[in-house]
């Protein structure tokens, strides 16, 4: 040098001119509600996405207790939590390899189910079409009775394998290995296990991504949540003896009612105005220490969008070029999806050449 | 913004607890009935179950993840 694996950054560059939105000062106008117009600051992402998890935050009277309901799931750590992240086990696939992809609690001996077609039999110490074999009968083909689960056969799946003995024929019937179950130990590792030995012929299908049962978590909405202030209007009907307040149900607790009718749905009116909740926060950069990592502790230093019909954009001009996916709406942490290029590691196969 | 639903033939729907080769009505073709259309009878055609992955011997139906469509959520009294 070729081909290929696989880890992190990064998502864009300077300069000049105009627009455009927040805010902060100056100045004008003003019907005080704003409006204009100049100066500075600052002005999208890595996913702002899909809304799929996790958590903040706010309200439901108080999340209290039970049932139900849903979610997760090998093991050690991390974190505010998590179905994420990071290390490590088993296993099952694919690559020569570096490596990648997948699963993972009840070792489906707590119990339910379900396994179509085919096939003699589909899970229940169950089966007998071919076939062995033994009696009995027939000249004979065969036929009846009994033993058998080895051989074809049929499935995705057929109740361990290979040998040898044993038998009328066979068979874990015995017996030697080999697998697998189960149990009892040693070493060894936080721990999932991993490595090795005994003893038991025990040989026990799959599927839990149905139901189930075990261990942990979860109370229900959402910034159209909710707070404050202005401004306006009109009630009707229908069921109704309980009902409402926590949105599956009960248990407390509270408050309103039973024809003067609580509350439930229907249809109708009115206002579509300001202010707040809005961003300084599990924040971002550096660095020292800890640990393999993820990530923590500590120090220094930083402020980086906050709209209400909704702001980021065009022109030119330089280096080869300035694209790709796509644009905040209450915030963050993760997943997952969509994307053009750029840069830095680290490894492994095959050539050369020293 | 956020909450929930539904996607099976050209259209409108079925498809139970996963099982063999997904039905049904209109609707189309082609035959026949008629002089001729209708109508009526009869026969077929026509689907990657929206898209892609796993689970299982099997998936429309059970998970996961993307795509499209559609409803609905203000505040007073």
């Nucleotide at each position: 040098c070729a081909a290929g694996c696989u880890g992190g950054c990064u998502g864009c560059g300077c300069g000049a001119u105009c627009g455009c939105g927040u805010c902060u000062g100056g100045g004008g106008c003003c019907a005080c509600g704003g409006c204009c117009u100049c100066a500075g600051c600052c002005g999208a992402g890595g996913a702002a996405a899909g809304u799929c998890c996790g958590c903040g935050c706010u309200c439901c009277g108080g999340a209290g207790a039970g049932c139900a309901c849903g979610g997760c799931g090998c093991c050690g750590g991390g974190u505010a939590a998590c179905a994420c992240c990071c290390g490590g086990a088993g296993c099952g696939g694919g690559g020569c390899g570096a490596c990648c992809c997948g699963c993972u609690g009840g070792a489906a001996c707590a119990g339910g189910g379900c396994c179509a077609c085919a096939g003699a039999g589909a899970a229940g110490c169950g089966u007998a079409u071919u076939g062995c074999c033994g009696c009995a009968c027939g000249c004979a083909a065969g036929u009846g009775c009994g033993g058998c689960g080895a051989g074809g056969g049929u499935g995705a799946a057929a109740c361990g394998g290979u040998g040898u003995g044993g038998u009328a024929a066979g068979a874990g019937c015995a017996c030697a290995c080999c697998g697998g179950c189960g149990u009892c130990c040693g070493u060894u590792g936080u721990a999932a296990g991993a490595c090795g030995g005994g003893c038991g012929g025990c040989c026990a299908g799959g599927u839990a991504u149905c139901c189930c049962c075990c261990g942990c978590c979860g109370g229900g909405a959402g910034c159209a949540a909710g707070g404050c202030c202005a401004a306006g209007c009109a009630g009707a009907g229908a069921c109704g003896a309980g009902g409402c307040g926590c949105g599956g149900c009960u248990c407390g607790c509270g408050c309103c009612g039973u024809u003067c009718g609580a509350g439930u749905c229907u249809c109708g009116g009115g206002u579509a105005g300001g202010c707040u909740g809005c961003u300084a926060g599990a924040c971002c950069c550096g660095g020292c220490c800890a640990g393999c990592a993820a990530u923590g502790u500590c120090c220094g230093g930083g402020c980086g969008a906050g709209a209400g019909a909704g702001a980021u954009g065009a022109u030119c001009g330089c280096c080869u070029a300035a694209a790709a996916c796509a644009g905040a709406a209450c915030g963050c942490g993760g997943c997952u999806u969509a994307c053009g290029g750029g840069c830095c590691g680290g490894c492994u196969u095959g050539g050369a050449c020293a | 913004g956020g909450g929930c639903g539904c996607g099976u033939a050209g259209c409108u729907c079925a498809g139970c607890u996963g099982g063999u080769u997904a039905g049904a009505g209109c609707g189309c073709a082609c035959g026949g009935u008629u002089c001729a259309c209708a109508u009526c009878c009869g026969u077929g055609a026509g689907g990657u179950c929206g898209a892609g992955g796993g689970u299982u011997c099997g998936a429309g139906u059970c998970c996961c993840c993307c795509c499209g469509c559609g409803c609905c959520c203000a505040c007073c009294a």

Two RNAs folded together computationally: RNase P RNA and transfer RNA, 431 nucleotides in total. Rfam match: Bacterial RNase P class A. The family's RNA type in Rfam is ribozyme. The prediction has a mean pLDDT of 79.